[in-house]
RNA sequence: GCCUUAUCGAGAGUGGCUGAGGGACCGGCCCUGUGAUGCCACGGCAACCUGUUCCCCUUUGGGGCGCAAGGUGCCAAUUCCGACGGAGCGUGCUCCGUAAAGAUGAGCG
Numbered sequence: 001g002c003c004u005u006a007u008c009g010a011g012a013g014u015g016g017c018u019g020a021g022g023g024a025c026c027g028g029c030c031c032u033g034u035g036a037u038g039c040c041a042c043g044g045c046a047a048c049c050u051g052u053u054c055c056c057c058u059u060u061g062g063g064g065c066g067c068a069a070g071g072u073g074c075c076a077a078u079u080c081c082g083a084c085g086g087a088g089c090g091u092g093c094u095c096c097g098u099a100a101a102g103a104u105g106a107g108c109g
Base pairs, nucleotide, nucleotide: 003107004106005105006104007103008102013042014041015040016039017038021031022030023029026082027081028080043075044074045073048071049070050069051067052066054064055063056062057061079101083098084097085096086095087094088093089092
């Protein structure tokens, strides 16, 4: 990197160094010298995987509620918004559903 699969309206930041970009891409919109980005330190969120308490079952296993030690991930805005279909109304907005693309986990060569 490809493929399969699950999730994506919740949650969680300070300091040091750096110094102009960043939010994947395109458009919009937004963030940003009251410091972007990157790196480092410490902290936190979450519960995908490993592990594990208790309970249940059809017991080499499976399921449910927890924990958070380990492996990832994450800590502006719904994945910031966008496509298509439907509904509503105040007619460009809201809601519902399904995609595409993307991100992350787990698995398979």
This is a predicted structure of a 109-nucleotide RNA (SAM riboswitch aptamer (S box leader)). It matches the Rfam family "SAM riboswitch aptamer (S box leader)". Its family is annotated with regulation of gene expression in the Gene Ontology.